The RNA shown here (Bacterial RNase P class A) has 372 nucleotides and comes from a Bryobacteraceae bacterium.
Rfam family: Bacterial RNase P class A. Rfam links the family to the GO terms ribonuclease P activity, tRNA processing and dimeric ribonuclease P complex.
A source record names the gene rnpB.
Model confidence (mean pLDDT): 78 of 100.

Formats: sequence, structure tokens, C1' cells
RNA sequence: CCUGCCGGACGGACAGUCGCUCUUGAGCAAUCAGGAGAGGAAAGUCCGGUCUCCACAGGGCGGCGUGCCGGCUAACGGCCGGGGGGAUUCGCUGAAAGCGGAUUUCACGGAAAGUGCCACAGAAAAUAUACCGCUUCCGUUCCCUCGGGAUCGGAGGUAAGGGUGAAAAGGUGCGGUAAGAGCGCACCGCGGCUGGAGUAAUCCAGUUGGCAGGGCAAACCCCACGCGGAGCAAGACCAAAUAGGGGAGGAGGAGCGGCCCGCUCCGUCCGACUCCCGGGUAGGUCGCUAGAGCCAGGCAGAAAUGCCUGGCCCAGAGGAAUGACUGUCGCCCGAAAGGGUACAGAAACCGGCUUAUAGUUCGGCAGGCUGC
Repeated sequence: CCUGCCGGACGGACAGUCGCUCUUGAGCAAUCAGGAGAGGAAAGUCCGGUCUCCACAGGGCGGCGUGCCGGCUAACGGCCGGGGGGAUUCGCUGAAAGCGGAUUUCACGGAAAGUGCCACAGAAAAUAUACCGCUUCCGUUCCCUCGGGAUCGGAGGUAAGGGUGAAAAGGUGCGGUAAGAGCGCACCGCGGCUGGAGUAAUCCAGUUGGCAGGGCAAACCCCACGCGGAGCAAGACCAAAUAGGGGAGGAGGAGCGGCCCGCUCCGUCCGACUCCCGGGUAGGUCGCUAGAGCCAGGCAGAAAUGCCUGGCCCAGAGGAAUGACUGUCGCCCGAAAGGGUACAGAAACCGGCUUAUAGUUCGGCAGGCUGC
């Protein structure tokens, strides 16, 4: 210097004209003057909360979610640190094994509670088994240098070797054996026990056991922990017109009853109209943006994070403002003219995760080339 990977930051600047939303001041008003006005993801709505309303005796069953350990946090499936496994790379070293370092990654509780599954291939996929092979014995046939050897058949032994598979019943080596085999031994791995280190996950050492017995829980399941529902169109308040509801008054009307008929009166029913009350709708107001807030400094901590001090106020609309144009500059393409300048747009708010993102820049790691 180039390339790749990982992580962080920025993600156009200034000025002018005309508008839009909110707001402050002046003015009777018209209007005038000033201030503020999208993001790192405002996105997906995946997870957790604040807030609001509804529900809620207790216990059990069921359902959903999370899942190594410790810490942080209002909380989380988030973050930080640690442990263990995997991958890449470097060193010890020339190679393998092993050990150590760095980077990165993992739904990383339990497979000796039970049930289930393991395609194809393969003899066998879990109560082990015997296809080829190796080997012992018996028999047949053949050869012979008469010790034996070979072929075929039968009865056994074997899990070393071959072959299948993603995976084959611990691995490597020596001994041993008819051939073999944890059959015996050494080292490695594994299980139990003991001791030590660590808050713990776990690690180290010793001792003991020839090995207990494959994988899958992102299959059911078991264990531990957590979980009520709906969501700002939550919800609260004010409140027309019209049409209903209730009450008071009531012009007037109707039939019936008060021994029969008529009249009057009383009771009952209907009722224009007037007033009052109440619910809902349109509409309006609140919720609504001062908050787990932002900036700077200090302190504690390995970090996430927490605490202290000082300063600041930073959209709040509501079918929904945050825009358009012009000039100069920056960056990219182009010989020039000229063109382009990512992803994207708040809707109650906050903490995360995930996804999108032209270009610029910082840090770390790895590789390559070159110079001194």
C1' cells in the first nucleotide's frame, strides 16, 4: 500500500424566496414580529416494560415461553463477563498427535425415569450380529520330497482385517492366542470415590473400576423458573340538532266504573304543547409528550452498568405539518456538456432484537506485495 473479516461513528453544508404544523409576544381585528419542527433505523411489530380499562377466593389439571454459570437492568428471549464444545489461523516444530495463544461461533438442562424414531446401504442401527475374511476339529477328493499341503462339505471359535453407512458396541501400541478379543499391560478417553481451586458453571490431581454400554429431547416426555386479558381506535370529561326514554304541568279527547238514564263531579286511559332529568351520536377537550430524557465532567467497576455535580428543553399533528424552488460548496460518474447524491418518513411513550442502507471515517485481527 492492497484485499478480506469483525466492531464503532457520521450519513451532506451554508444562504435566499414562497408555503405548512405547533407555539410566544403585539394588535379590537385584518395582520405583523420571533422560536421550534423526523431517524439510525421513525421500518418489521419479534421480545420486554410504563400507562389505561376489564377480570381476579384458594387448590389442582392443562397451555405457552425460557433453559451452562455469575452479574447488570424497571423488565426481557436483551447486554457484559466467565466456563464448556466446534471452526479458522499462528506458535512450540520440519510432519502427525498433543499443548498453548488469537479470532469467531453454538436453542449449551436431562438419553442409567419411561415411550418412540434412526431413510438408503448394510450380516447387524442396540436383548447385538456373522456377508467376505481369519482360524480349530471331522469327513471327501487330489498332490507329494511321506513331515505335510490344496479343494469341497459339515460342526465350532472370532470382531483384529475387508465391505456398508451420517453413525458399527472405547482408541493407539506391546504382549498373548489356533485365530482373535480389555484376555493382560502402558498411555489416552470414560464411570465411581477422595482431595484441592473457584460464588458457580467447571477445572486440576490422586485413587479405583476393564468399560458400565451409539445417536436424536429443533420427537413425546421429565426437571427448574416465569406467565390474567385487551390495547391510546386504551381510557376520561364536556356536549348539540333530530328521533327515542323518564318525570311534572296540561288545552283537549275517549270509553268504563261509582244502583237504571241524562248532567255534573271523582277515579282511570290517550294526549298537542311547555319545562325539567337521563343515555347515546356528531363535534370539542384531555390523555399528549419533562422523560427508566439529552449533553458535559467526575467517581465506583474488568465490563455491561450504577451513582454524584452542573447545564439544557429537543415535533406533538390528528386523515395527519416537517415541503417546493434558486444559488454556492462538498462527494461520485463523465473528455466536456451534463447527470447523480443511499436506506428510508414520527402517530401514547420507553428499553432491546432483527432487517434495509450509496459513500466517508476510526479501531482490531488475518493474508499478500513492496521499501528501509